[in-house]
């Protein structure tokens, strides 16, 4: 040089769905699962979206008590809605 044959060739999160648990709900955590993602890391700062336990208002039904249906209000929720802010990896210069 040539053939075959084995090992390496960093990795990381984690949507729907599903199990279980927390919760009035939004939703959150945990296992499985992979839609997808160069930050889909983290911060609820600005939008923005959800959700209404409790608060108000109001209708009904009822002596009342309540009882039921509506609208409104996050102090609750999402950082895989977007944007700020930070922090990281891997190349180039």
């Nucleotide at each position: 040089g040539g053939u075959a044959c084995u090992g390496u060739u960093g990795g990381g999160c984690a949507a729907a769905c599903u199990c279980g648990c927390c919760c009035a709900a939004a939703g959150g955590c945990g296992g499985g699962g992979a839609c997808g993602c160069a930050a889909a890391g983290c911060c609820g700062u600005g939008g923005g979206u959800c959700u209404a336990a409790g608060g108000g208002c109001c209708g009904c039904g009822g002596a009342u008590a309540c009882g039921u249906g509506g609208c409104u209000c996050a102090u609750g929720a999402c950082u895989g809605c977007c944007a700020g802010g930070u922090u990281g990896c891997a190349c180039c210069g």
Description: The RNA shown here (c-di-GMP-I riboswitch aptamer) has 93 nucleotides and comes from Negativicutes bacterium UBA1444. The sequence was found by an Rfam model in a public genome assembly. Its mean pLDDT, the model's own confidence on a scale to 100, is 83. The source organism's lineage runs through Bacteria, Bacillati, Bacillota and Negativicutes.